Model confidence (mean pLDDT): 77 of 100. The RNA shown here (TPP riboswitch aptamer (THI element)) has 95 nucleotides and comes from uncultured Solibacillus sp. Of the family's consensus pairs, 93% are formed in the model. Its Rfam family is "TPP riboswitch aptamer (THI element)". About the family: Vitamin B(1) in its active form thiamin pyrophosphate (TPP) is an essential coenzyme that is synthesised by coupling of pyrimidine and thiazole moieties in bacteria. The previously detected thiamin-regulatory element, thi box was extended, resulting in a new, highly conserved RNA secondary structure, the THI element, which is widely distributed in eubacteria and also occurs in some archaea. Analysis of operon structures identified a large number of new candidate thiamin-regulated genes, mostly transporters, in various prokaryotic organisms. The THI element is a riboswitch that directly binds to TPP to regulate gene expression through a variety of mechanisms in archaea, bacteria and eukaryotes. through a variety of mechanisms in archaea, bacteria and eukaryotes.
RNA sequence: CCACAAGGGGAGCCGAGUAAGUCGGCUGAGAUUGUGCACGUGAUUGCACUGACUCUUUGAACCUGUAAGUUAGUACUUGCGUAGGGAUGUGGAUA
Numbered sequence: 001c002c003a004c005a006a007g008g009g010g011a012g013c014c015g016a017g018u019a020a021g022u023c024g025g026c027u028g029a030g031a032u033u034g035u036g037c038a039c040g041u042g043a044u045u046g047c048a049c050u051g052a053c054u055c056u057u058u059g060a061a062c063c064u065g066u067a068a069g070u071u072a073g074u075a076c077u078u079g080c081g082u083a084g085g086g087a088u089g090u091g092g093a094u095a
Stems, first nucleotide, its partner, number of pairs: 001092005006056004012026005021039001034049005062085003065080005
């Protein structure tokens, strides 16, 4: 690095709309593909399964904390594991 199996994870920010579960914009690998159920007629709905994406201790996937910068705003950008957590095995290839 690849394959297989298993497991983990997130879905944010801004604006419009008084609409029924909507539309547009930004970043990103991904900002919910489909189905079902619940809730609901005033809400920035919830849950399960599934799909895509991504990560699995050499762990910044992801949650929390933290430094600097930036933005209309957000891990938005770059960092910190000598900060707390966080999900692994087998086979193969190359050196």